[in-house]
Bacterial RNase P class A from an SAR86 cluster bacterium, 328 nucleotides, folded computationally. Its mean pLDDT, the model's own confidence on a scale to 100, is 76. It matches the Rfam family "Bacterial RNase P class A". It is annotated as a ribozyme. From the family's description: Ribonuclease P (RNase P) is a ubiquitous endoribonuclease, found in archaea, bacteria and eukarya as well as chloroplasts and mitochondria. Gene Ontology terms of the family: dimeric ribonuclease P complex, tRNA processing and ribonuclease P activity. It was read from a public genome assembly, where an Rfam model found it.

RNA sequence: CGAGUUGGUCGAGCUAUCGCUUAAUAUUUAAGAGGAAAGUCCGGACUUCAUAGAGCAAGGUGCCAGCUAACAGCUGGGAAGCGUGAGCUUACGGAAAGUGCAACAGAAAAAAUACCGCCACUUUGGUAAGGGUGAAAAGGUAAGGUAAGAGCUUACCGCACAUACGAAAGUUUGUGGCAGUGAAAACCCCACCUGAAGCAAUGCCAAGUAGAGAUUAAAUUGUGUUGCUCGCACAUAAUCAGGGUAGGCAGCAAGAAUGAUGUGGCGACACAUCAUCUAGAUAAAUGAUAGCUGAAAACAGAAUCCGGCUUAUAGACCAACUCAAUUC
Numbered sequence: 001c002g003a004g005u006u007g008g009u010c011g012a013g014c015u016a017u018c019g020c021u022u023a024a025u026a027u028u029u030a031a032g033a034g035g036a037a038a039g040u041c042c043g044g045a046c047u048u049c050a051u052a053g054a055g056c057a058a059g060g061u062g063c064c065a066g067c068u069a070a071c072a073g074c075u076g077g078g079a080a081g082c083g084u085g086a087g088c089u090u091a092c093g094g095a096a097a098g099u100g101c102a103a104c105a106g107a108a109a110a111a112a113u114a115c116c117g118c119c120a121c122u123u124u125g126g127u128a129a130g131g132g133u134g135a136a137a138a139g140g141u142a143a144g145g146u147a148a149g150a151g152c153u154u155a156c157c158g159c160a161c162a163u164a165c166g167a168a169a170g171u172u173u174g175u176g177g178c179a180g181u182g183a184a185a186a187c188c189c190c191a192c193c194u195g196a197a198g199c200a201a202u203g204c205c206a207a208g209u210a211g212a213g214a215u216u217a218a219a220u221u222g223u224g225u226u227g228c229u230c231g232c233a234c235a236u237a238a239u240c241a242g243g244g245u246a247g248g249c250a251g252c253a254a255g256a257a258u259g260a261u262g263u264g265g266c267g268a269c270a271c272a273u274c275a276u277c278u279a280g281a282u283a284a285a286u287g288a289u290a291g292c293u294g295a296a297a298a299c300a301g302a303a304u305c306c307g308g309c310u311u312a313u314a315g316a317c318c319a320a321c322u323c324a325a326u327u328c
Stems, first nucleotide, its partner, number of pairs: 002323009012293007020032005034299001038310002041308005046198004053230004058194005063077005078092001079090004093189002098187002101182002115131002117127004139157006158178001159176004164171002202250004213240005221235004257276008
C1' cells in the first nucleotide's frame, strides 16, 4: 500500500417560534416510532375454557455438551465438505426391525449376476481383473504375482475388534483379510418434547328491547376451546324467523427492563452492588419554518408485550485476523 475474513457502532443532533398527544407537583415542566417497528417463521409471558386428569392418535426436533423462562435460538467442541489462509456450510440418529421404491438402460438392483470378454485339455471347466449400462454393480487405489484372474500378497484408505485419551460426540495406536448398493427431504424405527384458542383474549359499568315465538332430540341421552376413548362436571343443546345494542372504563406498559462496576466462566451467560424510567394512539398523536453542525440521502411508521430467526438497506466509522507485493 492492496485484496479479503469476522465482529461491532451510528443511521442524525442543538437553538428559537407556532402546532399535536400523554403524564404530573399544572397555564409551566418532562417525554413522544426502528435496526429492523417489516415477515407472522419459532418460543414464551398473560387471559379464558376449568374442579382437575389418564391413554391413544396427531405434530415437532434430531452429532455431543452447556446457556436460557423457553425455543427449530445462542455458545463451545466433533465429523464431513469448500477455501492458500483468516474462515464458511451442514435437512449431521438408524438401511441386518419391517414394508415399499430405484423408471429407462443393463446379463443382473439384494441374502443380486455372468452378456461381451480372458485362460485352458475347447466335452466342459476356471474367472470377476477389463468392457458396457447406470446415481449406485461381490470394498477403493497402486504394485507384485498368476494359465488367465481374484485380498492371492504388500502399502495406504475403508470395515470389525481391542488398549489408551476424552464428561461425550469422537481421536490415537495395535491386531485381523474382513464389510451385502442407493435413498428415510418414502412409510417407518429410536430418543426427547407438546392441551386449545387468542388483547377483536378477558373483566366491569351504563342504556335499551321481546326473562317473547316456532321446530327437532333427549338420563342406555346431550353439552362442555384440536380429534377419539375413559373419567369428571353440568342439565340442556341445535336450527329458523324476529327485536335491542355497537357507548364508556379497565386490560395499556416498571419490565424474564436498561446502563455502569466487580467476581466467576474459553464463551453464550450467571451472581452482587449502584443508578435510570425511555410512546400508549383508538380512523388513529411526534409536524412546519429559520439558523448552525454535518456523511446524514437508503430500507422504512408502534397498536398486548418480550426473547430469537429471516428478509430489505444509501452512507460514515471502529477493532482484530489472513494473504500477496515492495522497502529496511